Overview: A computed fold for a 485-nucleotide part of an RNA from a Phycisphaerales bacterium, annotated as small-subunit ribosomal RNA, 5' domain. The source organism's lineage runs through Bacteria, Pseudomonadati, Planctomycetota, Phycisphaerae and Phycisphaerales. The coordinates come from a structure-prediction model, not an experiment, and the mean pLDDT is 85. The full RNA is in RNAcentral, with records from ENA and SILVA. Its Rfam family is "Bacterial small subunit ribosomal RNA".

[in-house]
Context: one part of a larger RNA
RNA sequence: GAUUGAACGCUGGCGGUAUGGCUAAAACAUGCAAGUCGAGCGCGAACGCCCUUCGGGGUUAUUAGAGCGGCGUAAGGGCGAGGAAUCCAUUUCUACGUACCCCAAGGUCGAGGAUAGCUCAGGGAAACUUGAGGUAAUACUCGAUGUGGUGCUUCGGCAUCAAAGGCUUGCUGCCUUGGGAGCGGGGAAUGACCUAUCAGGUUGUUGGUGAGGUAACGGCUCACCAAGCCAUAGACGGGUAGCGGGUGUGAGAGCACGACCCGCCGCAUCGGGACUGAGACACUGCCCGGACUCCUACGGGAGGCUGCAGUAACGAAUCUUCCGCAAUGCACGAAAGUGUGACGGGGCAAUACCGCGUGUGGGAUGAAGCCCUUCGGGGUGUAAACCACUGUCAGGGUUCAGGAAAAAAAUGACCAGACCCAAAGGAAGGGCCGGCUAACUCUGUGCCAGCAGCCGCGGUAAUACAGAGGGCCCGAGCGUUAAUC
Numbered sequence: 001g002a003u004u005g006a007a008c009g010c011u012g013g014c015g016g017u018a019u020g021g022c023u024a025a026a027a028c029a030u031g032c033a034a035g036u037c038g039a040g041c042g043c044g045a046a047c048g049c050c051c052u053u054c055g056g057g058g059u060u061a062u063u064a065g066a067g068c069g070g071c072g073u074a075a076g077g078g079c080g081a082g083g084a085a086u087c088c089a090u091u092u093c094u095a096c097g098u099a100c101c102c103c104a105a106g107g108u109c110g111a112g113g114a115u116a117g118c119u120c121a122g123g124g125a126a127a128c129u130u131g132a133g134g135u136a137a138u139a140c141u142c143g144a145u146g147u148g149g150u151g152c153u154u155c156g157g158c159a160u161c162a163a164a165g166g167c168u169u170g171c172u173g174c175c176u177u178g179g180g181a182g183c184g185g186g187g188a189a190u191g192a193c194c195u196a197u198c199a200g201g202u203u204g205u206u207g208g209u210g211a212g213g214u215a216a217c218g219g220c221u222c223a224c225c226a227a228g229c230c231a232u233a234g235a236c237g238g239g240u241a242g243c244g245g246g247u248g249u250g251a252g253a254g255c256a257c258g259a260c261c262c263g264c265c266g267c268a269u270c271g272g273g274a275c276u277g278a279g280a281c282a283c284u285g286c287c288c289g290g291a292c293u294c295c296u297a298c299g300g301g302a303g304g305c306u307g308c309a310g311u312a313a314c315g316a317a318u319c320u321u322c323c324g325c326a327a328u329g330c331a332c333g334a335a336a337g338u339g340u341g342a343c344g345g346g347g348c349a350a351u352a353c354c355g356c357g358u359g360u361g362g363g364a365u366g367a368a369g370c371c372c373u374u375c376g377g378g379g380u381g382u383a384a385a386c387c388a389c390u391g392u393c394a395g396g397g398u399u400c401a402g403g404a405a406a407a408a409a410a411u412g413a414c415c416a417g418a419c420c421c422a423a424a425g426g427a428a429g430g431g432c433c434g435g436c437u438a439a440c441u442c443u444g445u446g447c448c449a450g451c452a453g454c455c456g457c458g459g460u461a462a463u464a465c466a467g468a469g470g471g472c473c474c475g476a477g478c479g480u481u482a483a484u485c
Base pairs, nucleotide, nucleotide: 001485002484003483004482006481007480008479009478010477013356014355015354016353017352018351019349020348021314027311028310030309031308032307035071036070037069040068041067043065048059049058050057051056078267079266080265088191089190090189091188092187093186094185096184097183098182101180102179103178104177105176106175107174108173109143110142111141112140118133119132120131121130122129123128148161149160150159151158152157165172166171167170193239194238195237200230201229202228205227206226207225208224209223210222211221212220242264243263244262245261246257247256248255249254269290270289271288272287273286292303293302294301295300320346322345323344324343328342329340330339331338332337359389360388361387362386369380370379371378372377393426395421396420397419398418399417402415403414429474430473431472432471433470434455435454436453440469441468442467443466444465450457451456
């Protein structure tokens, strides 16, 4: 000098664009953050209104609603604890998988038994739960067929494996197989921190045969056999750490860093486990164990903000318990649409960068005040007053492009454009002035009080302390501290 996710002190007018728990991966009150489909299925209210023979009936109702079923919940969002290699980056290889989407070929026949909801009867404080009856399906089971797939084959063939319908009648589903796209699994090489006051490490260890397991290769696992394998080009151990694109600085080489945004990885109170599924060993799923918190009728139960807000704690320190699905995207749906703390916006904060303003022109040998003085005067200083103007921003009013796209119509949470009005009004501070380093005098103090980045100032004439006048540098900021180059 440059820089920062900064903090602190003094000060503070406006706008745009960004950014905002770096500390306790410590604990969390409350609300919301993942639903959707009636064009898969069977059920099915009430309030209200109308009628009534007061028993009820109609409508509400192709409703609300719960349930079975399908798809989604593995994405999106958060955080960086762990991890020095099972990670990441680049190059490359393949023994593999793939729901939804696209292309192609073929098929979609028959039969059956349950179960939730519901009704009845119970248990429990609750969470919840038991028995009986009975019902549907694109839920479940069995059979048929076999284009085709898979296995075997004497190449003739044999064995085995499917399906689901719905509605608005031409659409959409369903099954089998092949291909594609995108995505994913696995391997290799190279690169990537400190430490030798860590020198030897290893027994599923290293390799083979066979088997199991997996979507798939493989000591991945197991039985047997052999005795290997790694290491001073640093094995093994210890410490530290998410990695990269990039960021800061620097002429570069380098050094330091990895907030925001993008890609990958890991994690979801701590540890372990599997289930379901195309995909998880699954943040707002399940089970077990631990710690913690809460409810309890003491018999038992419930929970997980490292989602968005917010609380308390910690800390030098970091925001609203806001609005909207209008846009972009995602899930579901044939669609209308519904959901979405993703996202789009508003709010708070000079936290950063950028832009604008706090007026413009004229105005005295020059008011007053204040300061200095050799008492003559000099400085503040065209500065003010005063005169004449202008209308950025803030303020008020009117109007209404654009963000809104699809054949048309409709659709804006929020932002914003244009025109008019009034009036200099509402808008300047901070640090410094001994040298480095731009900027000097007076008074007070008297090695005191104090200053200080380094050198150093202060003991009676202090340009270095404190106040004042003046000046210098920046300017809605200015300084200090911390950190990096």